RNAcentral holds the sequence, with entries from SILVA. Predicted 3D model of a 1357-nucleotide RNA (small-subunit ribosomal RNA) from a metagenome. Model confidence (mean pLDDT): 83 of 100. It matches the Rfam family "Bacterial small subunit ribosomal RNA". Gene Ontology terms of the family: structural constituent of ribosome and ribosome.
């Protein structure tokens, strides 16, 4: 301002101006002059209840000041109406709004530490509504600041709001409350209020207008436009309601407001139906596929309902005042009845009818976390991904499909806060090793602080008002169908203030105490410090003597020293540095450190008894002092040692390690640096919380032995911590006080800045970027150029070979049409293959077939077989000839067979598989079940003491027991016994050439069944296991010999070609049939054997002894022939019966005389024999003839421990034959050697270290090269904001003056003028920022390059 009420009050004047009219300028905007007129506009007098001043009393009061009485001075006003009123003034109250003040709260950055001259007060003056440096004079030097000033960034505060138990922590949309602002800056002016969003002035920037003189203008109001961006609405209707301005009213006016419009943006609510429906339809999708399985009660069909939608009828509530009309009471002012009038939203909310499942489903997910699986497609591509991590040919993780889960008119993604994170810890961590104790110590602030008494009552606690706006939150009841949302009444609002108690704590004050602390006597203790002096040993150097060739070093050697006399030895001298032994797990300092002896000088500790102090103590941000070694700086010294350095080794190189040298420095004085694994990786101080045992030093007791009370140092353990590993009264335990520091790895302890240093570098201390870890402590492994212990033909001792020739054989390379594939360290190489000439045969080269070479079903045909002709290399074509059988009369056997269906494939993947197999290894280990220890991973048993071939066994033992393994049970040998006596055997009789026969059941032998060996007996040794004995005995002795058996695993071992199988691939072929090559090549290289190289031997003759197997398409005797191989010709053998089949080396006798040989035997030439279609590529044998390397094999290498090595022969599988000197078997003859476990290799156990765990064929650094990122420096360039200095200086403010002007004159105004000022200019500097030639690191990125530094004694810890 408004409304309302109180007291008081108005008496006179005056000139003037808009508008109106005239009359000029200008495009416009405006705007000049002239007349003229009025007010509640102005001006001037009077009055003065009040009201300032002032000046003298009075009251009550501690004081500021408060009431209140008189004088005196100054100080007011408006009129209008017809009347009610409506207004004006003075002043006092209130009520509401505001100005000031004032305490607390109010973000980051210290790499921002010192700000401030009106600054801080005083005293005067002026300005203000007011109070103050708010302005000015002058005095005075203050004010602020480690409790963060100042100065830089950023940002409105608050109620609230999201989150979260909370305590926080995050943030101020919408709604309310302050605050600033209103194009960007200043200024005032009117006005109760403004320094004023839709008012003026001025600058400045920008848009418009113009007639170029000059003028507009300000959407951060609603609507709308452009632009910016990832993104945000209609140039809507109404003043009906509520609300506000103006006015008596009516009414106007309101882009406050209420309402519509847009937008799934939130929130809340509701719909897309519901019931029955099994051929469990169709179709989709998958499977173990003649079928199931899902989809799925889903559809389909029936029944039933109508919310929404859509049509059609009805149809509000918000309205009640004002206004009028009227009635009625009256205090004349008003209240109170009735009547009337007013709806933008809106024909809208709502209701009622109709009809018909009719109008209505999406999104994201399905590896784990986190609900929800399969196929197909793709093949470290293409892609996914919040994290961990999917994707290299079987992807529930990629794309699609089927089918599942979620939520649903949504649903995914993406920012962004909270939570989970106790992950910054007030509530609620931590710092021996995971990040984190300052190197140590004094000591300021400042935190903390023993006992008794008193007062206070500031913290503290309790009641009591006051306050703590309203909306919100929380509850409780209403109201819109429910809810959202809205009303209404508690509740809460933890908080401030004001009172009023209470006094235990804490604080203040006073004033007392000894026990904290300290001081003083008396003792004792030490490598505590500093200075000074003394001393012997040793090393060096110098002289002298003595003496002669080497000294020194090393793994081994060289440099180097030495015949000019070294080294060695003595003697004297010098001269520097450390100080043996005592020496200890010892002492002593705050720490860093501290050692020969002595002295002076000072610091500490520690006991012990009294007496003084009376809490004086306890940490401890800055501060201030010490502080190994290196290193600086000036002087000095310099014996030894010794970086750089230089030479010699060493090595692939050795800028190292090792030697010979050797300069700084080591040393000493003074004066810097301040860092260390400066460690007990453990801040200080103080109380509490079993015991042991050793050891320094003090005190009591004791004769001692000990025992007892302190202060240290150190080991072990209980309770309790700890992740554990350990700590454990010297705590890492329980507790109270104060420091300091941490908050994933790297980038970095780096840049930048600042302080400190003479440097060197110290202190402070970051980001971008980058990984998803990095750490810690413990387990089991596994490795070790760690250790112990044990075995093995593993080495040693031995014996024989390989490697060197030949030739066989597989390999590899090479060639080739093919040289078919597979094995490739030991674990491939005479392996698959225990038989490639055709076939095998997988490969080549041709030349044929396509449902195929092989089987099964098959309409249908009747023959198949057979035999023979063309053509062709053959497979195959393409013909002649001959031709059924049983029958219930349907049809069956048998042969052919269109179509269809199932073929085929040594084609790919042994890294998709199954089987089988090799190796560690016949090595002794792998394991469980309960207990038991341990947070857990795991551990114990399984280790330890013995012993054994063995995890054999046995003792001890938180362990007891058990499986797989070893071992024994199986076989075959070696002795006996018994049964049984044919084919085998024969002593006795008896008989032949002959066990031929009779005959025998002893013998052998054959093959069943038994015995036999258990350390079972002795002795010594041991607790036992068990070991030892030329021990007994016994055929055999400590497993008698040997085979079969291969634990849990390991090598993505080997095989897809032995077989089987998933998946991919091939079908007129990658199939399948034929010929005829190749698998046999040949410069070479490497395994494996065979035969030599000879006399322990070759060669000729006599003569002798096995064991095992084999035989019918077979062995094949005997006889004949053939030099032979081997032919004929046949006997016996289905095999203890005959055959194969003479065993060989050996023995007995001859010959050779060390030579390329009577050695060797290759290669070549001729000539046969078998086998088979066939021996040319490309078979074995036989004969004549040739007669090659080769004289014992280099480096390295292999097998072998007793009937074995080493020889020697025989047989047998396959097989037509055979390339077999191979492989598997027999059997004779038949040695040597082991001292031992240091060493090579492999193993087992147990323990050590580990940055390995794909497990040392590990892991793992740096440089340099290459790419890609981000950052530091940087000559320069180019913004930004702020300050200070200086010049100018608009509006305007205030002083001054003020000759013009004014009716009003103690007056105002115009002008000029001084000061301040916004802008603007000018010079320098400082901060911060983008840039940037060039330069530094840094980080990152399958497969570069050099090394090998570290991880085990990482090979030099």
């Nucleotide at each position: 301002a408004c409304c309302u009420u109180c007291a008081a009050g108005a008496c006179c004047g005056g000139g003037a101006u808009a508008g109106c009219c005239c009359u000029g300028g200008g495009a416009a905007a405006c705007u000049g002059g002239g007349a003229u007129u009025a007010a509640u506009a102005c001006c001037g007098g009077a009055u003065g209840u009040g009201a300032u001043a002032a000046u003298a009393g009075a009251u009550a009061u501690a004081g500021a000041g408060a009431u209140u009485u008189a004088u005196u001075a100054u100080u007011a006003a408006a009129g209008u109406u017809g009347a009610g009123g409506c207004g004006c003034u003075u002043g006092g109250a209130g009520a509401u709004g505001g100005g000031u003040g004032u305490g607390c709260g109010u973000c980051u950055g210290a790499u921002u530490a010192g700000c401030u001259a009106g600054u801080u007060g005083g005293u005067g003056a002026g300005g203000u509504a007011a109070c103050g440096g708010c302005u000015c004079a002058c005095c005075a030097a203050g004010g602020c600041g480690a409790c963060g000033a100042u100065c830089a960034g950023u940002a409105g505060g608050g109620g609230g709001c999201g989150u979260g138990a909370g305590a926080g922590c995050g943030u101020g949309a919408c709604c309310c409350c302050c605050c600033a602002c209103a194009c960007g800056g200043g200024u005032a002016c009117u006005g109760a209020g403004a320094c004023a969003c839709g008012g003026a002035c001025c600058c400045g920037a920008c848009u418009c207008c113009u007639a170029c003189g000059g003028g507009a203008g300000g959407c951060a109001g609603c609507a709308g436009u452009a632009a910016g961006g990832a993104a945000u609405a209609u140039u809507g209707g109404u003043c009906a309601a509520u609300g506000g301005g103006c006015g008596c009213a009516a009414g106007c006016c309101u882009g406050a407001a209420c309402c519509a419009g847009c937008c799934a943006u939130c929130c809340c609510g509701c719909g897309u139906g519901c019931a029955g429906g099994a051929u469990g339809a169709a179709g989709g999708u998958c499977c173990u596929a003649u079928g199931g399985a899902u989809u799925g009660u889903a559809a389909a069909c029936u029944g039933c309902u109508u919310u929404u939608a859509u049509c059609a009828g009805g149809g509000a509530a918000g309205a009640a005042a004002c206004g009028c009309c009227u009635u009625c009471a009256u205090u004349u002012a008003u209240g109170a009845g009735g009547g009337u009038c007013u709806g933008a939203c809106g024909g809208u909310a709502c209701c009622u009818g109709a009809g018909g499942a009719a109008u209505a489903a999406g999104c994201a997910c399905c590896g784990g976390c986190u609900a929800a699986c399969u196929c197909c497609g793709u093949g470290c591509c293409a892609g996914c991904a919040g994290c961990c991590g999917c994707g290299g040919u079987a992807a529930u993780a990629c794309g699609g499909a089927g089918g599942g889960u979620g939520c649903g008119a949504g649903c995914g993604u993406u920012a962004u806060c909270c939570g989970g994170a106790a992950u910054c810890a007030c509530u609620g961590g931590g710092u021996u090793u995971a990040a984190a104790g300052g190197g140590u110590g004094c000591g300021u602030a400042g935190g903390c602080g023993g006992g008794g008494a008193a007062u206070u009552a500031a913290g503290u606690c309790a009641g009591u008002g006051g306050u703590g706006a309203a909306a919100g939150c929380c509850u409780g009841u209403c109201g819109c169908u429910u809810a959202a949302c809205g009303a209404u009444a508690g509740a809460a609002u933890u908080g401030c203030c004001a009172u009023u108690g209470a006094u235990a704590c804490u604080g203040a004050u006073u004033u007392u105490c000894u026990u904290g602390a300290a001081u003083u006597g008396g003792g004792u203790u030490g490598a505590g410090g500093u200075u000074a002096g003394c001393g012997g040993a040793a090393u060096g150097u110098g002289a002298c003597a003595u003496g002669u060739a080497g000294c020194g070093g090393u793994g081994a050697a060289a440099u180097g020293c030495a015949u000019a006399g070294a080294u060695a030895u003595g003697u004297c001298a010098u001269g520097g540095a450390a100080c043996a032994c005592c020496a200890a797990u010892u002492g002593c300092g705050a720490a860093g450190g501290c050692a020969g002896c002595u002295a002076a000088c000072u610091g500490g500790g520690c006991c012990u008894u009294g007496a003084u102090u009376g809490a004086c103590g306890c940490u401890g941000a800055g501060g201030c002092a010490c502080g190994a070694a290196a290193g600086c700086g000036u002087g000095g010294g310099u014996a030894g040692c010794g970086a750089a350095c230089a030479g010699g080794a060493u090595u692939a190189g050795a800028u190292a390690c090792c030697c010979u040298g050797g300069u700084a420095g080591u040393c000493c004085a003074c004066g810097c640096c301040c860092u260390a694994a400066a460690c007990g990786a453990u801040g200080c101080u103080a109380a509490c919380u079993c015991g042991a045992u050793g050891u320094u030093u003090g005190g009591g007791c004791g004769c001692a032995a000990g025992c007892u009370u302190g202060a240290g140092c150190a080991u072990c353990c209980a309770a309790g911590g700890g992740a554990a590993a350990c700590c454990g009264a010297u705590a890492a335990g329980u507790u109270a006080g104060c420091c300091a520091c941490c908050u994933g790895g790297g980038g970095a302890g780096u840049a930048c800045g600042u302080c400190c240093g003479c440097a060197a570098g110290g202190a402070u201390g970051a980001a971008a970027c980058u990984c998803a870890a990095a750490g810690g402590a413990a387990u089991u492994g596994a490795c070790g150029g760690g250790g112990g212990u044990c075995c093995g033909c593993a080495c040693a001792a031995g014996c024989g070979g390989u490697g060197g020739a030949g030739c066989a054989u597989g390999u590899g390379g090479u060639u080739u049409a093919a040289u078919u594939c597979g094995a490739u360290g030991a674990u491939a190489c005479g392996c698959g293959a225990g038989g490639a000439a055709c076939c095998u045969u997988a490969c080549c080269u041709a030349g044929g077939c396509u449902a195929g070479a092989a089987u099964g079903u098959g309409a249908g045909u009747g023959a198949c077989c057979g035999u023979u002709c063309c053509u062709g290399a053959a497979a195959g074509g393409g013909g002649a000839c001959u031709u059924u059988c049983c029958u219930u009369c349907g049809g069956g056997a048998c042969a052919c067979g269109a179509a269809a269906c199932a073929a085929g494939g040594u084609g790919c993947u042994g890294c998709a598989u199954g089987g089988u197999u090799g190796u560690c290894g016949u090595c002794a280990g792998c394991u469980c079940g309960u207990g038991c220890c341990g947070u857990g991973a795991g551990g114990u048993g399984u280790u330890g003491g013995g012993u054994u071939a063995a995890g054999u066994c046995c003792c001890g033992c938180a362990a007891c027991g058990a499986g797989c393994g070893c071992a024994a049970c199986c076989c075959c040998u070696a002795u006996c016994g018994u049964u049984a006596g044919u084919u085998a055997c024969c002593a006795u009789c008896a008989u032949u050439a002959a066990g031929u026969u009779g005959g025998g059941g002893a013998c052998u032998c054959u093959a069943g069944c038994g015995a036999g060996a258990c350390u079972g007996c002795c002795g010594g040794c041991g607790u036992a296991a068990g070991c030892c004995g030329c021990g007994a005995g016994g055929a055999a002795g400590g497993u008698g010999g040997g085979g079969a058996u291969g634990a849990c695993g390991u090598c993505a071992a080997a095989u897809c070609a032995u077989c089987a199988u998933g998946g991919c691939c091939u079908u007129u072929a990658u199939g399948c049939c034929u010929a005829g090559g190749g698998c046999g090549a040949c410069a070479c290289a490497c395994g494996u054997g065979c035969u030599a190289c000879a006399a322990u031997g070759g060669c000729c003759g006599g003569c002798a002894c096995a064991g095992a197997g084999g035989g019918c398409u077979g062995c094949g005797a005997g006889a004949c022939c053939g030099c032979g191989a081997g032919g004929u010709u046949u006997a016996g053998c289905c095999a203890a019966u005959c055959c194969c089949a003479c065993a060989a080396a050996g023995c007995c006798g001859g010959u050779c005389c060390c030579a390329g040989u009577u050695c060797g035997g290759a290669u070549u030439g001729g000539a046969g024999u078998c086998u088979g279609c066939a021996a040319c590529u490309c078979g074995a044998c036989u004969c004549c003839a040739u007669g090659a390397a080769g004289g014992u094999g280099g480096a390295a290498u292999c097998g072998c421990u007793a009937g074995u090595a080493a020889u020697c022969g025989c047989g047998c599988a396959u097989c037509a034959g055979c390339c077999a000197u191979g492989g598997c078997g027999c059997g004779g003859u038949g040695a040597a050697u082991a001292c031992g476990u240091u060493c090579c290799c492999g193993g087992a156990c147990c323990u050590u270290g580990u940055a390995c765990a794909c497990a040392c064929c590990g892991c793992c650094c740096g440089u340099c090269a290459a790419g890609c990122c981000a950052u530091g420096g940087a000559a320069g360039c180019u913004g930004g904001g702020g300050g200070g200095a200086c010049c100018u200086g608009a509006a305007g403010a205030u002083g001054g003056u003020g000759a013009c002007u004014u009716u009003a004159c103690g007056g105002g105004g115009a002008g000029c003028u001084a000061u301040c000022u916004a802008a603007g200019g000018u010079a320098a500097a400082a901060c911060u920022a983008g840039u940037a030639a060039c330069u530094g690191g840094g980080g990152c990125u399958a497969a570069g390059u050099c090394g090998u530094a570290a991880c085990a004694a990482g090979g030099u810890a």